[in-house]
RNA sequence: AGAGUUUGAUCCUGGCUCAGAUUGAACGCUGGCGGCAUGGCUAAAACAUGCAAGUCGAACGCGUGUAGCAAUACACGAGUGGCGAAAGGGCGAGGAAUAGAUUCCUACGUACCCCGGAGUCAGGGAUAACCAUCGGAAACGGUGGCUAACACCUGAUGAUCUCGAAAGAGCAAAGUUUACGCUCUGGGAGCGGGGGAUCUCCUAUCAGGUAGUUGGUGAGGUAAUGGCUCACCAAGCCUUAGACGGGUAGCGGGUGUGAGAGCACGGCCCGCCGCAUCGGGACUGAGACACUGCCCGGACUCCUACGGGAGGCUGCAGUAACGAAUCUUCCGCAAUGCACGAAAGUGUGACGGGGCAAUGCCGCGUGUGGGAUGAAGCCCCUCGGGGUGUAAACCACUGUCAGGGUCUAGGAACACAAUGACCAUACCCAAAGGAAGCACCGGCUAACUCUGUGCCAGCAGCCGCGGUAAUACAGAGGGUGCGAGCGUUAAUCGGGAUUACUGGGCUUAAAGGGUCCGUAGGCUGGGCUGUAGGCGUCGAGUGAAAUACCACGGCUCAACCGUGGAACUGCUCGGCGAACCACAGCUCUUGAGGCGAGCAGAGGCGAUCAGAACGAUAGGUGGAGCGGUGAAAUGCGUAGAUAUCUAUCGGAAUGCCGAAGGUGAAGACAGGUCGCUGGGCUCGUCCUGACGCUGAGGGACGAAAGCGUGGGGAGCAAACGGGAUUAGAUACCCCGGUAGUCCACGCCGUAAACAAUGCGCACUGGGUCGGAGGGGUUUGACGCCUUUCUGGCCGAAGCAAAAGUGUUAAGUGCGCCGCCUGGGGAGUACGGUCGCAAGGCUAAAACUCAAAUGAAUUGACGGGGACCCGCACAAGCGGUGGAGCAUGUGGUUUAAUUCGAUACUAACCGAAGAACCUUACCCAGGUUUGACAUCGAUCGCAAAGCGUUGAAAGGCGCUCCUCCCCCACAAGGGGACGUGAAGACAGAUGUUGCAUGGCUGUCGUCAGCUCGUGCCGUGAGGUGUACGGUUAAGUCCGCCAACGAGCGCAACCCACGUUCUGUGUUACCAGCGAGUAAAGUCGGGCACUCACAGGAGACCGCCGGUGUAAGCCGGAGGAAGGUGUGGAUGACGUCAAGUCAGCAUGGCUCUUACGCCUGGGGCUACACACAUGCUACAAUGGGCGCAACAAAGGGCAGCAAUACCGCGAGGUGGAGCCAAUCCCAAAAAUACGCCCUCAGUUCAGAUUGUAGUCUGCAACUCGACUACAUAAAGUCGGAAUCGCUAGUAAACGCAGGUCAGCUAUACUGCGUUGAAUACGUUCCCGGGUCUUGUACACACCGCCCGUCAAGUCACCUGAAUUGUCUUCACCCGAAGUCCGUGGCCUAACCGAAAGGAGGGAGCGGCCGAAGGUGAGGGGAGUAAGGGGGACUAAGUCGUAACAAGGUAACCGU
Repeated sequence: AGAGUUUGAUCCUGGCUCAGAUUGAACGCUGGCGGCAUGGCUAAAACAUGCAAGUCGAACGCGUGUAGCAAUACACGAGUGGCGAAAGGGCGAGGAAUAGAUUCCUACGUACCCCGGAGUCAGGGAUAACCAUCGGAAACGGUGGCUAACACCUGAUGAUCUCGAAAGAGCAAAGUUUACGCUCUGGGAGCGGGGGAUCUCCUAUCAGGUAGUUGGUGAGGUAAUGGCUCACCAAGCCUUAGACGGGUAGCGGGUGUGAGAGCACGGCCCGCCGCAUCGGGACUGAGACACUGCCCGGACUCCUACGGGAGGCUGCAGUAACGAAUCUUCCGCAAUGCACGAAAGUGUGACGGGGCAAUGCCGCGUGUGGGAUGAAGCCCCUCGGGGUGUAAACCACUGUCAGGGUCUAGGAACACAAUGACCAUACCCAAAGGAAGCACCGGCUAACUCUGUGCCAGCAGCCGCGGUAAUACAGAGGGUGCGAGCGUUAAUCGGGAUUACUGGGCUUAAAGGGUCCGUAGGCUGGGCUGUAGGCGUCGAGUGAAAUACCACGGCUCAACCGUGGAACUGCUCGGCGAACCACAGCUCUUGAGGCGAGCAGAGGCGAUCAGAACGAUAGGUGGAGCGGUGAAAUGCGUAGAUAUCUAUCGGAAUGCCGAAGGUGAAGACAGGUCGCUGGGCUCGUCCUGACGCUGAGGGACGAAAGCGUGGGGAGCAAACGGGAUUAGAUACCCCGGUAGUCCACGCCGUAAACAAUGCGCACUGGGUCGGAGGGGUUUGACGCCUUUCUGGCCGAAGCAAAAGUGUUAAGUGCGCCGCCUGGGGAGUACGGUCGCAAGGCUAAAACUCAAAUGAAUUGACGGGGACCCGCACAAGCGGUGGAGCAUGUGGUUUAAUUCGAUACUAACCGAAGAACCUUACCCAGGUUUGACAUCGAUCGCAAAGCGUUGAAAGGCGCUCCUCCCCCACAAGGGGACGUGAAGACAGAUGUUGCAUGGCUGUCGUCAGCUCGUGCCGUGAGGUGUACGGUUAAGUCCGCCAACGAGCGCAACCCACGUUCUGUGUUACCAGCGAGUAAAGUCGGGCACUCACAGGAGACCGCCGGUGUAAGCCGGAGGAAGGUGUGGAUGACGUCAAGUCAGCAUGGCUCUUACGCCUGGGGCUACACACAUGCUACAAUGGGCGCAACAAAGGGCAGCAAUACCGCGAGGUGGAGCCAAUCCCAAAAAUACGCCCUCAGUUCAGAUUGUAGUCUGCAACUCGACUACAUAAAGUCGGAAUCGCUAGUAAACGCAGGUCAGCUAUACUGCGUUGAAUACGUUCCCGGGUCUUGUACACACCGCCCGUCAAGUCACCUGAAUUGUCUUCACCCGAAGUCCGUGGCCUAACCGAAAGGAGGGAGCGGCCGAAGGUGAGGGGAGUAAGGGGGACUAAGUCGUAACAAGGUAACCGU
């Protein structure tokens, strides 16, 4: 410090996600030791049990015990009394100010402590304990009696105290042995009470709140100020700088994060506040309205004899509950501190310690060194090897920690002594022994292989993996990271400049308010003087400690701890300064405004007038149609339309001028004239003197549609009716037609109200065209120069993601306002407000997605455009589609009908030939190292023959048999071949063409496809390859930020066409000779034909025209002319196109079978559909007879002549030929002659019967051919569709391959006869180039919208219903303070007494918690029904949008 993710790719915008740090954590797996910390975040819900506040006999009496004879002493117990119990400890419910923080202020109080002054005198009456008695279950209480005090009371004294102007009045005490205590009083320290200012969360879908309210006077109350309380008076007070209301929350020091600014948090520790079961209240006291005090009310729990009582863990442990989750019912007062005490001491769940928990931080260890070309195991493998890996084993060594033993420094400080709950120190011993896991390994992100699984199981933070070769699931091996931990989840900050103060934006991505006026507010020209609020600077006070930082120090280090420093960016006060801001005063003119003179204009309002068009009414002429459309129809018209003429009426809108023009704030504004009126510009530079800019709220204006009332209504025209179109057509088109459109008045207040660009000011190169003025030059007009305002265009710099913008900024700055923060949900719901309504304004959330968007790029596409090709159409010729048959396919059938191909680009295709074989399928019989390959112990029979059984394969039996070489007498060795147990292995037409190679089809023989360097662009990419010509062609030329190059095109290759040269048999035969019935038959010849080789020839080369050129047009010559004709040749790529069954091949599968052998069957089935063909339907024909003319092929398991037999297929037979020699072999259409005469025929030949021939082991399923007989459909073929542009189509036959034979009408070749037509490119199909639009990129067979149907989820509404919070009014009214009080009770004082003073209970009153009643408000839960929304591989209906999306789209109504 960044990264992933929108796209085919790119740049931006923008969200989502990740990497970091952190935690009072939890969960999963794992777990050796120690130190230091931390540990109920949930139910401020409930609590069993124990403990957490006592102490003092030096305040007091009594009782018991012990000792003593006793006095008395000691100990214990309850009680009176004193001090404490208001501290310490816990928790964070409430509380948004009565709190907290900082800083000031003072109308106050203060026990204990310190300093000072004074005093401490004289009396008195009770009471608990205790005794007696009574009540009660208990808790506890009643009555009578005895008693003490530092308990209580009275009096005296009393000032430097209090009150008061003064005089004066008033106020205390307690003792005990010296000291301590007590009382009054002054001061202090510390602590507390009260107040001010500033700061302190969210919400305006909370905008008004408030009657003790705000202030005053007086009184009361308090320690003290104060409406704190009360009486009276006044009517104030708070609030858009957010009152009031609602929600949430303890606050701070600090903590986490961050570069910082910030953001989030407030657990442990420290300070403050609040609370103590819930609510209320006071008492005591220095202090409380009191956690372990009291009273009352409520809820809950417990005891009870039912009469009545008791209780409060948010103290420490602990329980149960809740929850993802949080510890011991421990030890000790040894230390620190607190209470009491004179002290010893006592108490102390504060505290000090130990325990539990990897909860966190820190430290240590689980050994160290050596040890192989490297064990085993496991994993991988190309089978060679590689990895784990010096890792282990093994050798040597060490001893941290845990463990065992012995000992005693320190925490201990209290004169000495004594005192340790717990921790710990040192030394010794043994043994490598007791001590490693977790997550991850597709990218981000460090780390890769195998196996299993097969869109399953699963993973996933985002993108995304998984549908048979998964580095993404699961396991394993290996690796990476961290390590007593590692991961996950949750949460905060960061990255996020993604709320932007530091530090963002608003033309098109989200975002400028529809426009103007203007309030508050913000901002604001020059100069002078002053003030000192801001500001700057200096100083002082404060900003607790801890934390963080720095330095030093203490635990072996660290964590941790100690000491010191700096800092705490803040607040307050004082001094100084006067540039700037501010304030006050004076002044200036350039901002702003005014005045004068002119100018232009659809600026606004009102009145009035005009012509054209249109419709209507009346009349005339006229006579059959008009109108309308793509085509029609509805409609109008013989009751006279349309057309035309005349007259009259009506309403709306204003042609030409007119424009890139003008005006206005915007909306908007257009005939003429008149009236009223707003604004602007120019010139003059006379006046005022900053009077300015912007503008939250607010106000005004505001297209169209719409609403209300009243008019008006010609045309047009929602709704509606009809006619068409259509699958439908609630539309587009047509005929009608009402609101409305118009006017007046009043509402509405929205638009894609757009320049998608807020207003104002200033600055920053230009060019050009308009509108309105001024000035200069000129005598003047024009022209030229110049200046101000205004409307456009093009463009420099700059800016911008780009498109673009560019003095009319989207540049550079300033001021103010409005608005934005991913897409959807949604401009929706609820609430509020405005409106007559329609609706407007304001404006969320749940949920859901990982995108949505902008600009530009390359393609593809368009029922977009331009140009151009192709048998693409057109022009022609012949077919297919109808018939019969053949063949192939689908379907169906079957035991099997093997498999593949299946738009063009499958379907006479693989198959150049299924009776068996082929054969892969089915049935049956067999077989298991196999039909085939390699190795192989053994054996040594080569081969073969016969018998038997069987459908065959095979089984069983018999006979026969003995290879070669070396050495050689033999034995032995080697080799070949054969047999062959066991086992390795063979085998598979089993699967995957979507794992592949190779080959092939198609676009397409279309003219394209790219590269290097350079240049342009942020980039994808562009340029080159575009443009103008030309070509069959990216062929060539010209030009050009391009210059070159490659694969394609063309040429090179083959065949045909002309010719030459060479050669000359088997081909040929002119001349010479021989010869025959005839014949190159023979001698001979090589001229010709021909054959085989090799050359020549054609290049727009020549001429004319045209053109810059390339080239094009015409001509000559030539066998051939502009690519001569045909073939071979197929760029980058596309279709996961085809083929695992041609072959090869990875993976998977089978292995007495999915292998192999054999017999038979099937691939040949047959209601049907399609495709490709053959033969026909006849006379341009058929039959018969006769007569001609080819080319190219094939032939030894072959072609076969002559001859003979058979009607024929064929048979017999075999000359010749390994073929330019012989054979197949007859070419056919054709020509000539005869017959047939338009008919289901002398056309056509299917089908069937009989008899045969041939091939073959075998023609039943299932061959071909022959003869005779039989004689079906069919009379030229609907919609539709195919081929072909010249030796082509059409017609005719011949040959070959495969092959025993054949289903061949197929396929591949060959020749014979031999046409017609092309005006042309509008249309159909395919293609090429340029351009344009795009929401497409799997690319239009694309994308995509809405209803309906199904499921899931959240939300809104909802009759009603449940509990909660809160307000107001009223009722009731506990405890209690205060006030009042006849009567009652009453020790201290007064009084001789009676009685009084004072006090108390009781009663009454005000207030008053809880409760009750009624009425509202807020939020929450449940809910029949209703509503839309989101999401969900393959539902329904249509086709709205994206291309001119097929009616351009969109906005408002």
This is a predicted structure of a 1453-nucleotide RNA (small-subunit ribosomal RNA) from an uncultured bacterium.
Rfam family: Bacterial small subunit ribosomal RNA.
The coordinates come from a structure-prediction model, not an experiment, and the mean pLDDT is 85.